The part of an RNA shown here (small-subunit ribosomal RNA, 3' major domain) has 478 nucleotides and comes from an anaerobic digester metagenome. The RNAcentral record of the full RNA draws on SILVA.
Context: one part of a larger RNA
């Protein structure tokens, strides 16, 4: 100097207390360990691996296994020959491929020949998701949105080094004052940016309908209208800017008014110099090593889906602030052409059939759900729970055995609130209730990203648990 102390003093975080909902018990998904296995492909490992890569394994994906096969190759540049290829068709085969029929005037042209594409041959090469993230680029996680890390000159010091950055005060902040051998900068905070919350100005369709007329069982349905809702561009608005106090006269703090909105209004994008030789050579690049008739390619089929077991993440429950049945109300945000489909018609119902419309403020997905009103069940392993079986059926798709998802019928398992621990949240949050979309044929989605509805409780405070920040001291650490 740093780093560390069950050494000091000063803060600050859902860190703890104060609450609330959960995990930890079951049952099922998921992913992980194990363990089996021809192979169960490969990474990821304390927070910061374990619903992670994976935004979606039947075949493919595929990277593993078993069989059957290729060797200049599935892919690319070069060079010789040959050709109308491609495509169809027929026999073997699981195919891959292999033999074989009919058939067949590639493009361009100065007609020599050039080109593209198939096929054969020769070799330089090709090829590897082999290996090394401890050789490396790029990216990324943490710590951590902590508030800190540094630099020029000058002074001090023999030097490492120190000042600056340290003090007093204040902040969310190295943020600001003030004081000081320091002056002064940079990269960090912070503003710019995005959205949300108020209002004005322009705009008026596919959006809206208060006034006028028509209209209808009902309906902005139709003429019209720009008032209001919206949409989507521009501006204003918020600066501690006013007023009192307190404070050193500062810099701020704490009250008040005014306001849609008050002291960073609420969220979000932004991650500083570094730290873990932290992930990643299976996104991509890449150095070296290792393969070359194989560690490279190709097909069929099976794995990746196994299961005494152990763990993480989570959905559904144990019921009355329920559960079932009628009935009726009120979102936002998105997707839609090999697509979204309305309405008719069949079906208990997954669907089927047909189809209007709509590349979409117009059509469509598409009834939001929890609410509310009434009925009923009356505490029961039940009219709770729905796992687990069984039949019968439907869609995606060559193809649903291993291994997909729906529907109806009938089966009704453990659960009666979870032991030591443990996690998550300060407000429109938690908690609870649906809807959407990405991947996608189809789907194992209870996942993950958005979106609204409804809407608490608590917060004395810092003494302690963990984590972090500044000063200070001690050290058998570097």
């Nucleotide at each position: 100097u740093g780093a560390c102390g069950g050494g000091g003093g000063c803060c600050c975080g859902c860190a703890c207390a104060a609450g609330c909902a959960g995990c930890g018990g079951a049952g099922c998904a998921u992913g992980u360990g194990g363990u089996u296995u021809a192979a169960u492909u490969c990474g990821a490992a304390g927070c910061a691996a374990c619903g992670c890569g994976a935004a979606g394994a039947a075949c493919c994906u595929u990277a593993c296994c078993a069989a059957g096969u290729c060797u200049u190759g599935a892919c690319a540049u070069c060079c010789c020959c040959u050709g109308g290829c491609u495509g169809a068709c027929u026999u073997a085969g699981a195919g891959a491929u292999a033999a074989g029929u009919a058939g067949u005037u590639c493009c361009c042209g100065c007609a020599a020949g050039g080109g593209a594409c198939a096929g054969g041959g020769a070799g330089a090469c090709a090829g590897g998701u082999g290996g090394u993230g401890c050789a490396c680029g790029g990216u990324u996680g943490u710590c951590g949105u902590c508030a800190g890390c540094u630099c020029g000159u000058g002074u001090c010091g023999u030097g490492a080094g120190a000042u600056g950055u340290u003090g007093g005060g204040u902040u969310a902040a190295g943020u600001c004052c003030c004081g000081c051998a320091a002056c002064g900068a940079g990269c960090g905070c912070a503003a710019c940016c995005c959205u949300u919350g108020u209002g004005u100005u322009u705009a008026g369709u596919u959006g809206c309908c208060a006034g006028c007329a028509c209209g209808u069982a009902a309906a902005g349905g139709u003429g019209g209208g720009g008032a209001c809702u919206c949409u989507a561009a521009a501006c204003a608005g918020a600066c501690u800017g006013c007023c009192g106090g307190u404070g050193a006269c500062a810099a701020a703090c704490c009250g008040g008014a005014g306001g849609a909105a008050g002291g960073u209004g609420g969220g979000g994008a932004u991650g500083a110099c570094g730290u873990c030789a932290a992930a990643u050579c299976a996104g991509c690049a890449u150095g070296c090593c290792c393969u070359u008739u194989a560690u490279g390619a190709c097909u069929u089929g099976g794995g990746c889906u196994a299961c005494a077991c152990a763990c993480g993440u989570g959905c559904u429950a144990c019921a009355a602030u329920g559960g079932u049945u009628u009935g009726u109300a009120c979102a936002a945000a998105g997707a839609g052409a090999a697509g979204c489909a309305a309405g008719g018609a069949a079906g208990c119902g997954a669907u089927u059939c047909u189809g209007a419309g709509c590349g979409g403020a117009u059509c469509u997905c598409a009834u939001a759900a929890a609410g509310c009103a009434a009925a009923u069940c009356u505490c029961a392993g039940u009219u709770c729970g729905g796992a687990u079986u069984g039949c019968a059926g439907g869609c995606u798709g060559c193809a649903a055995c291993u291994c997909g998802c729906c529907u109806g019928c009938a089966u009704g398992a453990a659960g009666c609130a979870g032991g030591a621990g443990u996690u998550g949240c300060u407000a429109g949050u938690a908690a609870u209730c649906g809807u959407a979309g990405g991947u996608c044929a189809g789907c194992c989605a209870u996942a993950c990203u958005a979106c609204g509805g409804u809407g608490a409780a608590u917060g004395c405070g810092u003494u302690c648990c963990c984590g972090g920040g500044c000063c200070u001291u001690g050290u058998a650490c570097a």